[in-house]
Molecule: transfer RNA
Organism: Thermoplasmatota archaeon
RNA sequence: GCCACUGUGGCAUAGCGGUAUUGCGACGCCUUGGUAAGGCGUAGAUCGGGAGUUCAAUUCUCCCCAGUGGCUCCA
Numbered sequence: 001g002c003c004a005c006u007g008u009g010g011c012a013u014a015g016c017g018g019u020a021u022u023g024c025g026a027c028g029c030c031u032u033g034g035u036a037a038g039g040c041g042u043a044g045a046u047c048g049g050g051a052g053u054u055c056a057a058u059u060c061u062c063c064c065c066a067g068u069g070g071c072u073c074c075a
Base pairs, nucleotide, nucleotide: 001071002070003069004068005067006066007065010024011023012022018055026042027041028040029039030038048064049063050062051061052060
């Protein structure tokens, strides 16, 4: 330098045209004499950034950024 893949709440993930799932964690309540465990609930994501297409983009296209892997060149 070229190619492919990945980027989604604090962490790990699902979804892949109709504003987003689950688990862990956080907070509150129930329960207990008090904890742990368990049950119920709440908050938390402008889906890496920008542009385009579309009635509508996390999803499709292009550019950029970061990461992973492969190939090539030079020494």